[in-house]
A computed fold for a 148-nucleotide RNA from Pseudolabrys taiwanensis, annotated as FMN riboswitch aptamer (RFN element). It matches the Rfam family "FMN riboswitch aptamer (RFN element)". Gene Ontology term of the family: FMN binding. NCBI's taxonomy places the organism under Bacteria, Pseudomonadota, Alphaproteobacteria, Xanthobacteraceae, Pseudolabrys. The prediction has a mean pLDDT of 77.
RNA sequence: GACAGUUCUCAGGGCGGGGUGAAAGUCCCCACCGGCGGUAAGGGAGCGUUUCCCAAGCCCGCGAGCGCCCGCCAUGCCAAUGGCGGGGUCAGCAGAUCCGGUGCGACUCCGGAGCCGACGGUUACAGUCCGGAUGAAAGAGAACGCAG
Numbered sequence: 001g002a003c004a005g006u007u008c009u010c011a012g013g014g015c016g017g018g019g020u021g022a023a024a025g026u027c028c029c030c031a032c033c034g035g036c037g038g039u040a041a042g043g044g045a046g047c048g049u050u051u052c053c054c055a056a057g058c059c060c061g062c063g064a065g066c067g068c069c070c071g072c073c074a075u076g077c078c079a080a081u082g083g084c085g086g087g088g089u090c091a092g093c094a095g096a097u098c099c100g101g102u103g104c105g106a107c108u109c110c111g112g113a114g115c116c117g118a119c120g121g122u123u124a125c126a127g128u129c130c131g132g133a134u135g136a137a138a139g140a141g142a143a144c145g146c147a148g
Base pairs, nucleotide, nucleotide: 001146005144006143007142008141009140010139016030017029018028019027031128032127033117034116035062036061037060038059042054043053044052045051057115058114065093066092067090068087069086070085071084072083073082074081075080097113098112099111100110101109119131120130121129
């Protein structure tokens, strides 16, 4: 420090009050939460200039999960079902924002009102409980190395 590589570390928050009920952190009313990278007209540092840091759940993209595909095992005549493992090519689920203001310009600022949240489980339907998960991972950092 612009770059190959190796190793290691880190990498998700949230049900408090009331109601109904035999039973609800699952329903209803009030509440609470917001991963990672990018972008930024806001904020901060610095200031001659260059610049640096922070800032979006719903703007762009990514991630885990489900689906899908592949393999093995069990049951089965087959189809299929279940379990375990793998892939991340597919992109089906993977969500969700408008209005007003300012302004050359706003998806991002200010104001207001909204909306969203995998799968399996459960005396009753779950973003907030339990489970896979002491997992995986977007990515962040450090050391070595490399370059000078």